[in-house]
RNA sequence: GAGUUUGAUUCUGGCUCAGAACGAACGCUGGCGGUAUGCUUAACACAUGCAAGUCGCACGAGAAGUCGUAGCAAUACGAUUGUAAAGUGGCGCACGGGUGCGUAACACGUAAAUAACCUACCUUAUAGAUGGGGACAACCCCGCGAAAGCGAGGCUAAUUCCCAAUAUGCUCACAGAGACAUAAUGUUUCAGUGAGGAAAGUGGCCCUCUGAUCUAUGGUCACGCUGUAAGAUGGAUUUGCGGCCCAUCAGCUAGUUGGUGAGGUAACGGCUCACCAAGGCUAUGACGGGUAGCUGGUCUGAGAGGACGAUCAGCCACACUGGGACUGGUACACGGCCCAGACUCCUACGGGAGGCAGCAGUGGGGAAUAUUGGACAAUGGGCGAAAGCCUGAUCCAGCAAUACCGCGUGAAGGAAGAAGGCCCUUGGGUUGUAAACUUCUGUCAUAGGGGAAAAAGAACGUCGGGUGAACAAUCCGGCGUUUUGAUGGUACCCUAGGAGGAAGCACCGGCUAACUCCGUGCCAGCAGCCGCGGUAAUACGGAGGGUGCAAGCGUUGUUCGGAAUUACUGGGCGUAAAGCGUGUCUAGGCGGACAUGUAAGUCAGGUGUGAAAGACCUUGGCCUAACCAAGGAAUUGCGCCUGAAACUGUGUGUCUUGAAUAAGGAAGAGGUGGGUAGAAUACCUGGUGUAGCAGUGAAAUGCGUAGAUAUCAGGUAGAACACCGGAGGCGAAGGCGGCCCACUGGUCCUUUAUUGACGCUGAAGCACGAAAGCGUGGGGAGCAAACAGGAUUAGAUACCCUGGUAGUCCACGCCGUAAACGAUGGAUACUAGUUGUCGGAGGAAUUGACCCCUUCGGUGACGCAGCUAACGCAUUAAGUAUCCCGCCUGGGGAGUACGGUCGCAAGAUUAAAACUCAAAGAAAUUGACGGGGGCCCGCACAAGCGGUGGAGCAUGUGGUUUAAUUCGACGCAACGCGAAGAACCUUACCUGGGCUUGACAUCCGCGGAAGUUUGCAGAGAUGCGAACGUGCCUUCGGGAACCGCGAGACAGGUGCUGCAUGGCUGUCGUCAGCUCGUGUCGUGAGAUGUUGGGUUAAGUCCCGCAACGAGCGCAACCCCUAUCUUUAGUUGCUAACAUUUGGUUGAGCACUCUAAAGAGACUGCCCCGGUUAACGGGGAGGAAGGUGGGGACGACGUCAAGUCAUCAUGGCCCUUACGUCCAGGGCUACACACGUGCUACAAUGGGUGGUACAAAGGGUUGCCAACCCGCGAGGGGGAGCUAAUCCCAGAAAACCACCCCAAGUUCGGAUUGUAGUCUGCAACUCGACUACAUGAAGCUGGAAUCGCUAGUAAUCGUGGAUCAGCAACGCCACGGUGAAUACGUUCCCGGGCCUUGUACACACUGCCCGUCACACCACGAAAGUUGAUGCUUCCAGAAGCUCUACCACCAAGGUAGGUCCAAGGAAUUAUCGAUGAUUGGGGUGAAGUCGUAACAAGGUAGCCGUAGGGGAACCUGCGGCUG
Repeated sequence: GAGUUUGAUUCUGGCUCAGAACGAACGCUGGCGGUAUGCUUAACACAUGCAAGUCGCACGAGAAGUCGUAGCAAUACGAUUGUAAAGUGGCGCACGGGUGCGUAACACGUAAAUAACCUACCUUAUAGAUGGGGACAACCCCGCGAAAGCGAGGCUAAUUCCCAAUAUGCUCACAGAGACAUAAUGUUUCAGUGAGGAAAGUGGCCCUCUGAUCUAUGGUCACGCUGUAAGAUGGAUUUGCGGCCCAUCAGCUAGUUGGUGAGGUAACGGCUCACCAAGGCUAUGACGGGUAGCUGGUCUGAGAGGACGAUCAGCCACACUGGGACUGGUACACGGCCCAGACUCCUACGGGAGGCAGCAGUGGGGAAUAUUGGACAAUGGGCGAAAGCCUGAUCCAGCAAUACCGCGUGAAGGAAGAAGGCCCUUGGGUUGUAAACUUCUGUCAUAGGGGAAAAAGAACGUCGGGUGAACAAUCCGGCGUUUUGAUGGUACCCUAGGAGGAAGCACCGGCUAACUCCGUGCCAGCAGCCGCGGUAAUACGGAGGGUGCAAGCGUUGUUCGGAAUUACUGGGCGUAAAGCGUGUCUAGGCGGACAUGUAAGUCAGGUGUGAAAGACCUUGGCCUAACCAAGGAAUUGCGCCUGAAACUGUGUGUCUUGAAUAAGGAAGAGGUGGGUAGAAUACCUGGUGUAGCAGUGAAAUGCGUAGAUAUCAGGUAGAACACCGGAGGCGAAGGCGGCCCACUGGUCCUUUAUUGACGCUGAAGCACGAAAGCGUGGGGAGCAAACAGGAUUAGAUACCCUGGUAGUCCACGCCGUAAACGAUGGAUACUAGUUGUCGGAGGAAUUGACCCCUUCGGUGACGCAGCUAACGCAUUAAGUAUCCCGCCUGGGGAGUACGGUCGCAAGAUUAAAACUCAAAGAAAUUGACGGGGGCCCGCACAAGCGGUGGAGCAUGUGGUUUAAUUCGACGCAACGCGAAGAACCUUACCUGGGCUUGACAUCCGCGGAAGUUUGCAGAGAUGCGAACGUGCCUUCGGGAACCGCGAGACAGGUGCUGCAUGGCUGUCGUCAGCUCGUGUCGUGAGAUGUUGGGUUAAGUCCCGCAACGAGCGCAACCCCUAUCUUUAGUUGCUAACAUUUGGUUGAGCACUCUAAAGAGACUGCCCCGGUUAACGGGGAGGAAGGUGGGGACGACGUCAAGUCAUCAUGGCCCUUACGUCCAGGGCUACACACGUGCUACAAUGGGUGGUACAAAGGGUUGCCAACCCGCGAGGGGGAGCUAAUCCCAGAAAACCACCCCAAGUUCGGAUUGUAGUCUGCAACUCGACUACAUGAAGCUGGAAUCGCUAGUAAUCGUGGAUCAGCAACGCCACGGUGAAUACGUUCCCGGGCCUUGUACACACUGCCCGUCACACCACGAAAGUUGAUGCUUCCAGAAGCUCUACCACCAAGGUAGGUCCAAGGAAUUAUCGAUGAUUGGGGUGAAGUCGUAACAAGGUAGCCGUAGGGGAACCUGCGGCUG
C1' cells in the first nucleotide's frame, strides 16, 4: 500500500496478501564452472581404522649390519654405525580438535581493582654450578594366573633420588627510624641481630704433556642446570554497570550477616572451624518456578526496534552418569588414575576390558545433513642441537543445485505469413520470423597437444662478520650447486570437428502481470484472504494461447517487515475495547519567586579503551562477479583528566502570589442522638343503616343478612411526612425532606493580620459505600418475592384480579456489589459571548423595597473559535498545555476454570488456556417495516341495492382413472384462462399400419410436359396397372414452371431450458409519483431542490425557502357523446302543395337524420371567504359549470411474474426417429372437491290473446322476402340485395284484457322414453334443434364472501366474431325501462406524503433467544492409579583428602580408628505432569423438538445489581439507569 464487516458510508478493529531472509525440507525438472556451506532431531548406542608423541647431543642394555684381525672354513675376538622392540630419565600429553548437557551465574560483555596473587618453555640482568652417598627399572631367575597382569629374589647407569658445603641477593622472626600513597587494609628505604634454603651434566673443537693414538688436566663454543631481580605471555581473584519470562512465586535466610582467634590456599575471604553478637536480603521484585551457553555478530527494519546466536572469531561449561584426588608451572585432566552406578564385550566363572560431544564410518531417531579418500608440499603445533619423526590441526580431493556468483543452450536473414494445433461472427484470427530454408559463429561440453604460480627453506660448497688465544669448532649474513608439490598434468593456452550434446517450473476471478475452448454439473475438486462449482465455470480437470522467473521454479516451515496491531521515536479511554463506586493517606513521581555556593545530572575539549573478522568508504588480486587482500573511517559505549554553570538536582539565606491559620459575617433535606405534631391507612369498641361491596377489557375467586360497603363517635398500632418543592439547596460518593432540642463535619463571602512552599497527585494500606441478602434480638399498619386461589390462553409455572409469608422498620454485627452514570479520574493555568437561578460582598440610587452596574463561589440553557468518525462538547471542555494515578489492545470461550485472599453463607476479588470465527462493533445515510404518531385518498369501511355460498344444469380446474385422458396457466394478478367454437380434420396424446434426402426449402444428375380418366388389393396411407394428353420460350446447344428417380450437403422436431433471450402481456396503478444538470451543504454514503404554510383529482397551482432550472409522468392535444351553425341532400326526411292502402310518387331540403368543417366552457362575469395569492363556497347566463360524461393513452421501476405451444432466437438433445403419412381411439372418463355462470324456488309472478316503441351490427360458397306444405324443428319456392335502397328482423320488458289463488302448484324445468328435423364422407363413443310424454331437486340458502355512487345498480331483449354444424347459459358489442344510499373516516383492506424507533436490507413470510434430542471436538472436576523433580529427617558410608594412635633408627610406608563425603535405603512433605469409571459446563454441526425472551411502544418499555421461583427462553419483588 491492497483485500475483507455494510444496500451504500465514515470510523474503530482484527484477519489476510504483496517484500527480504534461511545450516532448511518436499514436488517437478536439471548443461558447465568458481566460492562457500552441510545431524538444527537421540549430550542415543557404537564394529573397524586412524586422531600425541619425541629425544641415543641424559642413561644402562642392544638383535641384525659394516669393518678389522685370526682361521681353509664354520667360527672366535675387537672396533664401528649405533637402527628395530622395550625400559630409566627429560619435555609434551592442561595446546590443537569436538559438543552445548548443565548454567539466570561475576557464566558472559564492558570498564575498573589486586598495596591480596601464581606463571614451565621465551627474553634481559646478576650470582653460581663444590664435595659425597644410596637406590629402582630394564636384564637374569623363580612362582601365580585362562587372560589382564602380579609377586619374590639378585645385578646395574644417569641430566633419577638423597645428604653436606657455599648464599650477593631470597624467605622468616625480632625490635627501631625515615619517606610515600590509598576510600581503606598499606607500600617502601635504611642500618642491626638470628634462623632457613641451590645446582647436572652432555656434545664439538683446540692447546699442553707426545713419535702416534687414547685418556686425563686446562681453554673454548653450543645446548642444558641452580639462586635472585625484572620483562613478556598465560592464568587466578574482586568490583561498578548491562542483557529472558512468570507476582496465579511475597516473604527468604543458622555458616545465615558481622566480629575475635586459628586452620587452609598461589592469594583475599565463613573458604573451614571454635567462641561471641543478631544480624543480612526484599515491591528499584528477595525467595521460588520455567526457559536458555554468553558475546563479536546474523536476519529484518527509514530508523528506533524486533527475532536469532549455524559456519568464522573471543570467553565459559562439559567429555558414558555421579563423586574424588594424584602428578604437574598450569588439570581435579575428551583419547590419565581411583571408587560407585548403568550399559556393552571377553572369560577356563575365579576374574578382567571399554567409553567417537576427535576424523571417517555403522545402527537408531528424523522431513532432513556428505568419503571407513590423499598428503604433511604449504601454514601451524609437539619433541629434538639438527637431520628428522609425529600431527583426521591443516591443506586438498570426493558427494549434495544447499546457498551466492558467472557462462551457455546459438547468431543474422527468412512471408507461400507453409503444414499441424487452437479459436471462429466461417470473413478470418493466432501460434508466428517462430519453423523449414540460406549464410555464419564456436563460448561450454568432447578429443588431441602444450603447460604455470603456489618453494619459503634444507643440505653441501664458498665469501664476509661475531665469539674465541686460535686459520679449529660454533653462530649470523650473502652467493653458488643439488634437492623438496598431496592437489594434478589442475588453472591457463593451442588445434579439431560440427548447431551438432544442453529448458524447465509456477501462474493467468480480484488483490496480481497474464483468456479462450472443451469436459464436469454444490459432483469431482480448488482455496493465502474474499470466495469458486447446483448445464453456457476467464476460479475445478484438460487443451491452445499468454504472463512471470529461469538451471532452476513452486510448495511447506520459521523470522522481521508491512503492524502507528504494545505507539521511546509513535496510539488511545463520553457512545467503538478502556476512568478504580467514593474519599483519605504512606512510598514514589512532579513542583512558586529572588540571591548565592556546589558540580551529581547536562554540555564542551582532551585522553585510554571499545580484539580480529563482519558491515561502510577507497584502492588492489583472481578474464568479470561472487570471493579475497590492503588502507581508512566508524564502533553512537565505558573509564580517566580539564573546563562551562543556563536548566534540573543539592547546600545556605531571603520573599509572598500557591497553601494554611486567626478575626467578622452567611446559607443549607450535611451527619448523629433525643423528643414531638397532624392528615391518611388498617384494626378494635359502640351507634345509625340495608343488600350489596370489591374488582375487571369482561369476569370470577374474595367480603357481606352471624349485618358488610357507607356514615358518626371513641380507642390502638406502625410506617411515611401532602402543600411549600423549584433545571432549588447540602454532601467525597452512596445519599439527604414534618417540627423542636443537643452535639458535630464541611463550604462560601469580606477585611486585615500571621506562618513562609508547609503544595499537587497518589501503587500498597485504611475508611465510607443504594438496593437486595445474612446473623442475633425487637417490631409489624401499609406494601409485598415465595405461595394459594380466580381469570386469560392452544398452554400461561406470566402479564390482570383476590389473598398472602419472608422482607420492607429499629438496635448491634456482616456483605462490598449496581446502567455505584455526566457511561466523562484528580490538580493548575489560559482561551468570544448571551441568558436563567442559588449564596455572599461592593457601588450608584431610593423614605424604603424593587430595578441597575461590578465582583467572588455554586448550579442550568444556548452559542463562537477549536476539537470530534460522526453524534456532539464548547470557561462546569470532549478546546490549548503541564503533572500524577487508574485502565484498554478482534469477537466468542469468560469475568469462566484452576490457585490465592476475604466472607457465616450467598458470593466478592485477583484472573487464564485449549478450542472456534472473519468478523464482532460505533456513528450517521437511504430504504423497508412497526399490534409508533400526524395529514390525505380509494365502493376500503359505513349507508344502500342486487348477488355468490344451499338446488338442478352448463363450463373450467384439482384429484382419481386410463393405452391416451396432449400441453401450458396456480393468492390478489391460474380456474366460461390460451380455446372468437376438439364428431374426422384441428391434434400436439395413445394403439396399430407405412416412409427414410423425407410432408416442406435450396443445389446437382437423369428421365418425363403438367395433367385428366380409370381397373385391382388394402381400414387407409400406399402398392400394382391401363388409357388419354405432348403445352411455353429458344441463338436449336438448351432453358422456365411442374412431376418421377438417384447421390449427398441438408431438411424436420408443439423435444428441453421463459432461471440464457427478443418481442408481447399481466400486476402494483391512471397510484402521483420517478429523476437529472448546475449550484450549495456534508470527510462521506448522501442531503437540498421534491421539505414547510395553504390548495388540488393530481409533485395541480400559489406563497415562502440555498437553491435555480429541466426531463419522464399529471393535465391538455386524439376519438365517441351532449348544444348550435355552415356545407351537402340519396338509398335519408316530409312543414307547405299535389297524389297514394303505403313518403308510394311529383315536388322540396325547412325539420329529423346522415357526415365533413366549425362554434361553444375559460372560474370568463358577480358576491363572499382566503395571505391583495392559488383556490374554495354561492349566484347569473348557458344545451352543458368548475377535469360536463365515456374511451384511447400506463412514468422510474417491482414480482428471475407469464409465454421457447403465436412468432423469433442462443445452447443442449433426436436423425430408418423425439421427423413424416394413414386408420381408429382419446382430449367429452367420474366415489369426490373448488371456481365462474345459467335457470329457478314464484303473484312486482306464470299462462293465453291483443297492442306499441329501439340501437348497433351482419349478408354472394351469403342474407334470403312474398307465397305453399308441416303442430314444430324445417321443407319447397324463388323476388330482392355486393346493401342509409333488399334480407336477417318478430325487439323484449312495458301497456290493455282474461285465467291461475299460495299449492312443490297452470311455480320450476332436470332426467328419461318415443318420434323427428338439419348440418356434414360420417352425429355409436361425441352435435344442435323440434314435437309428444315424463315432471327430479328446489319454498330465498350456515360460516363466509362479491359487485355497484347515475343513465350507474337492477331488469329486458337485440346483434356479432369463431363457425359445415355445434357444446354459446361463454365472450364482445347494442339499445329499452330505470332506482336506493353516502352521517362520516373510529375500525378492516390497499395506497400517497411528513415524522419517529429499529439489532431488518432476501428488507416483519425479517431478525433472533434458551432448554431438550443426536454427532464430533477441546477443557474443568473426580474415588484413585502412576511418573518426574526437590526440601527436611534418619540409616548407610566406597574411593579420597585429612586427623589421631601404634609400627617403622630417620624418611617413604604400613596397621587400626575417627571427621567430611558419592551412589544407595527409609519416612514425612511440596511442586509439576500422565491417566481415570463417572460428571460439568463450553464450542461446532443438516432442513430435528418445545415455546417466542429481545430488536417497532416487539405487543407487560428495556437493561443493571440482588433475592426467590419456573421445561426453556424467562417471570416476580426491592433499589437504580435511559442506552